The prediction has a mean pLDDT of 81. This is a predicted structure of a 75-nucleotide RNA (transfer RNA) from Asbonarchaeaceae archaeon (SeqCode).
RNA sequence: GGGCCCGUAGCUCAGUCUGGACAGAGCGCUCGGCUUCUAACCGAGCGGUCGGCGGUUCGAAUCCGCCCGGGUCCG
Repeated sequence: GGGCCCGUAGCUCAGUCUGGACAGAGCGCUCGGCUUCUAACCGAGCGGUCGGCGGUUCGAAUCCGCCCGGGUCCG
């Protein structure tokens, strides 16, 4: 230098192929219930400009371009 993959909540990830109505799960954190207390269990809540910029579109996490970061392969 070139090819491919990845980047979404504090962490691990789904959703992207096939654009659509409030963007989700588990863990975590906070509060409450239960318990003699703690853990476990149950309930509620807290949480995101979907890596950045631009484009296409009535509408973009999703499609297109460039860039940034990480991984891997080739030279």

Source information:
The sequence is in RNAcentral, with records from ENA. It matches the Rfam family "tRNA". It is annotated as a transfer RNA.